[in-house]
RNA sequence: CGGGGAGUAGCACAGCCUGGUAGUGCACCAGCUUUGGGAGCUGGAUGUCGCGGGUUCAAAUCCCGCCUCCCCGACCA
Numbered sequence: 001c002g003g004g005g006a007g008u009a010g011c012a013c014a015g016c017c018u019g020g021u022a023g024u025g026c027a028c029c030a031g032c033u034u035u036g037g038g039a040g041c042u043g044g045a046u047g048u049c050g051c052g053g054g055u056u057c058a059a060a061u062c063c064c065g066c067c068u069c070c071c072c073g074a075c076c077a
């Protein structure tokens, strides 16, 4: 330098193809059960969807540019 993949809640990920209320599990908080712990049940909080721009009534999703990480190749030594 070229090609490909990944970036979404504290953690692990789904959703993207085919635009229409941002989700799941674990974790966290509250209540109940339990003498307590653990465990179970019910409810709840938590997101600039990597960054910027564009298209659109509407973008995590489509388009362009950039950043970070990973893999492959080339180049140099």
Stems, first nucleotide, its partner, number of pairs: 001073007010026004020057001028044006050066005

A computed fold for a 77-nucleotide RNA from an uncultured delta proteobacterium, annotated as transfer RNA. It matches the Rfam family "tRNA". The family's RNA type in Rfam is transfer RNA. The prediction has a mean pLDDT of 81. It was read from a public genome assembly.